[in-house]
RNA sequence: UGCCCCGUGGUGCAGUGGUAGCACAGAGGACUUUGAAUCCUUUGACCCUGGUUCGAACCCAGGCGGGGCAGCCA
Numbered sequence: 001u002g003c004c005c006c007g008u009g010g011u012g013c014a015g016u017g018g019u020a021g022c023a024c025a026g027a028g029g030a031c032u033u034u035g036a037a038u039c040c041u042u043u044g045a046c047c048c049u050g051g052u053u054c055g056a057a058c059c060c061a062g063g064c065g066g067g068g069c070a071g072c073c074a
Stems, first nucleotide, its partner, number of pairs: 001070007010024004018054001026042005047063005
């Protein structure tokens, strides 16, 4: 320097154009002498900027960050 993959709650992952979901974690409650376990309720997220579109997490361009491969120099 080029190419490829990835970026979504605190964590790990779904969602590939039409209501942003699951599990764990957190908070509150039930149960219990207390705690654990179990059950119920609940908070919380699309890396940034622009574009396309009636509508973008999703498509396009640029940027940022992470990982991998290649090249150059030494």
Predicted 3D model of a 74-nucleotide RNA (transfer RNA) from a Chloroflexota bacterium. Model confidence (mean pLDDT): 81 of 100. It matches the Rfam family "tRNA". Rfam classes the family as a transfer RNA. About the family: Transfer RNA (tRNA) molecules are approximately 80 nucleotides in length.